[in-house]
RNA sequence: CAGGCCGGGUGACCGCGUGUGGCUGCUUCGGUAGCCGCUCGAGGAAAGUCCGGACACCACAGGGCAGGACGCUGGCGCAAGGCCAGGCGGCGAAAGCUGACGGAAAGUGGAACAGAAAGGAAACCGCCACCGGCAGAUCUCCGGAGCUGCCGGCGGUAAGGGUGAAAUGGUGGGGUAAGAGCCCACCAGCGUCGCGGUGACGCGGCGGCUUGCCAAACCCCGUCCGGUGCAAGGCGAACAGGGCCCGUCAUCAGGUUGCCCACCGAGGGCCCGGGUAGCUGCCAAGAGGGAUGGUCAUCCAAGACAGAAUCCGGCUUACAGGCCUGCU
Numbered sequence: 001c002a003g004g005c006c007g008g009g010u011g012a013c014c015g016c017g018u019g020u021g022g023c024u025g026c027u028u029c030g031g032u033a034g035c036c037g038c039u040c041g042a043g044g045a046a047a048g049u050c051c052g053g054a055c056a057c058c059a060c061a062g063g064g065c066a067g068g069a070c071g072c073u074g075g076c077g078c079a080a081g082g083c084c085a086g087g088c089g090g091c092g093a094a095a096g097c098u099g100a101c102g103g104a105a106a107g108u109g110g111a112a113c114a115g116a117a118a119g120g121a122a123a124c125c126g127c128c129a130c131c132g133g134c135a136g137a138u139c140u141c142c143g144g145a146g147c148u149g150c151c152g153g154c155g156g157u158a159a160g161g162g163u164g165a166a167a168u169g170g171u172g173g174g175g176u177a178a179g180a181g182c183c184c185a186c187c188a189g190c191g192u193c194g195c196g197g198u199g200a201c202g203c204g205g206c207g208g209c210u211u212g213c214c215a216a217a218c219c220c221c222g223u224c225c226g227g228u229g230c231a232a233g234g235c236g237a238a239c240a241g242g243g244c245c246c247g248u249c250a251u252c253a254g255g256u257u258g259c260c261c262a263c264c265g266a267g268g269g270c271c272c273g274g275g276u277a278g279c280u281g282c283c284a285a286g287a288g289g290g291a292u293g294g295u296c297a298u299c300c301a302a303g304a305c306a307g308a309a310u311c312c313g314g315c316u317u318a319c320a321g322g323c324c325u326g327c328u
Stems, first nucleotide, its partner, number of pairs: 001326006008299007016041002019038008043305001047316002050314005055229004067225005072086005087101001088099004102220002107218002109214002124161002126157003130153007138145002169187006188210001190207007233280003241272006252265001254264003300303001
């Protein structure tokens, strides 16, 4: 540095919840209550609720727009903003760590401050050529001539200075009035060819010398995405009270087996209450907001972060202390 694991152990006593067996009480015979026995009873993160899936309901002919997420390569995976391995860039002496890692010669836009100039690049200082003026010494055929310096004008120059996070590839040589890929060598980058690799890409040859940065700005390209979440959803009462209809000296509401006869018979049916209560979904932890604990003894390294709520795969975050393996 990387990976994996544990995260108090043992014993005694007491207590709680699920399931199950027995006994006892009650019972509308479906169960229910109590006691006893046995069984099971939180985590590596149960957490944040960030991503994906199962499941459920709603929507949906097909296609598109808008919007969102993701973005190197190969493999695994139903999928994931997941995992493994690799490539490239960055960091590190190394083991290793890390990166939203497609496109800036499609378009729009941005770059605070500083600076002359921030992109159709740019001339502040400096450097250089030309023109004009002045001064100095020199030469002179006395008309002037070239040289040096200063000032002004008009240009050239991106080598040097200065500003900046960033200034139009870097270093060296040639070249030039001074300079400059202007030319050359090497390096970087771009294009192309060959070889290696499944691929990202790597190595080598050749070419013309060159195109700044930002897409975690809009945008373009590619892939994917219907919405809502277990308070989803399913089954679904009873009593009171209320509304409507039928019937009540039977030629008949209803009941007795589908029909007829016969008998019974004063009440019967539907709706609201209410898709409420409850049950289920729901689990070898499984509540309905509630269990999974406590005390004592003992051992050690002296016990951290924290507790399920439909389930599963991940990510992220928190964590006292300890163990194992490999590597620098």
Molecule: Bacterial RNase P class A
Organism: soil metagenome